A computed fold for a 75-nucleotide RNA from a Methanomassiliicoccales archaeon, annotated as transfer RNA. The source organism's lineage runs through Archaea, Methanobacteriati, Thermoplasmatota, Thermoplasmata and Methanomassiliicoccales. Model confidence (mean pLDDT): 83 of 100. Rfam family: tRNA. By type it is a transfer RNA. Rfam links the family to the GO term triplet codon-amino acid adaptor activity.
RNA sequence: GGGCCCAUAGCCUAGCCAGGAUAUGGCGUUUGGCUUCGGACCAAAAGAUCGAGGGUUCGAAUCCCUCUGGGCCCG
Repeated sequence: GGGCCCAUAGCCUAGCCAGGAUAUGGCGUUUGGCUUCGGACCAAAAGAUCGAGGGUUCGAAUCCCUCUGGGCCCG
């Protein structure tokens, strides 16, 4: 220099190829129940404008461009 892959909540993860309206689930956290207390269990709640910017579109996590960070391969 060239090519490919990854980035979604405190952590992990589905959704992306094939655009559709309130972004899925688990762990954790908080509150309540239960318990002598705790754990386990039960119920509920909060939490991500999807790495950044721009474009296309009625509509973008998803398609296109550039950039940032990480990983792999080729020369």